[in-house]
């Protein structure tokens, strides 16, 4: 230089173009002499950035950025 994968909650990951979710973690409550464990509840996202298509985009298209892989 060329080609390809990937980017979503603090972390690890889901999500047929039609209400953005789970586990872990965090906070609260219950239980317990206390902690832990367990149960319940809650908060936490401009879905990497900028455009395009569409009635509607995390999802499709383009460019860019970060990162990983292949190749010369």
């Nucleotide at each position: 230089g060329a080609g390809g994968g990937u980017a979503u909650a603090a972390c690890u990951c889901a999500a047929a173009g039609g209400u953005a979710g789970a586990g872990u973690g965090u906070g609260g409550u219950a239980c317990u002499u206390u902690u832990a464990a367990u149960a319940c509840c809650a908060a936490a996202g401009u879905u990497g950035u900028a455009g395009g298509u569409u009635c509607a985009a995390g999802u499709c298209c383009u460019a860019c950025u970060g990162u990983c892989c292949u190749u010369a």
Molecule: transfer RNA
Organism: Pseudozyma flocculosa